[in-house]
RNA sequence: UGGGGAGUGGGGUAAUUGGCAGCCCGCCUGGUUCUGGUCCAGGUAGUCCCGGUUCGAGUCCAGGCUCCCCAG
Numbered sequence: 001u002g003g004g005g006a007g008u009g010g011g012g013u014a015a016u017u018g019g020c021a022g023c024c025c026g027c028c029u030g031g032u033u034c035u036g037g038u039c040c041a042g043g044u045a046g047u048c049c050c051g052g053u054u055c056g057a058g059u060c061c062a063g064g065c066u067c068c069c070c071a072g
Stems, first nucleotide, its partner, number of pairs: 001071007010025004019055001026044006048064002051061002
């Protein structure tokens, strides 16, 4: 430099043909317990950035950033 892939809460990972962003872990509060853990109930927080298309974008389009793989 060229080609391909990826980016979603604090961490991991889903989201069908574009239609209410879910699950697990973590964390917080309460219950249970002599205490802790386990268990139960509730809560917390997210789509890499800037534009475009659309009634509606995590998803489609343009540009950019970061990481990974291949080639030189």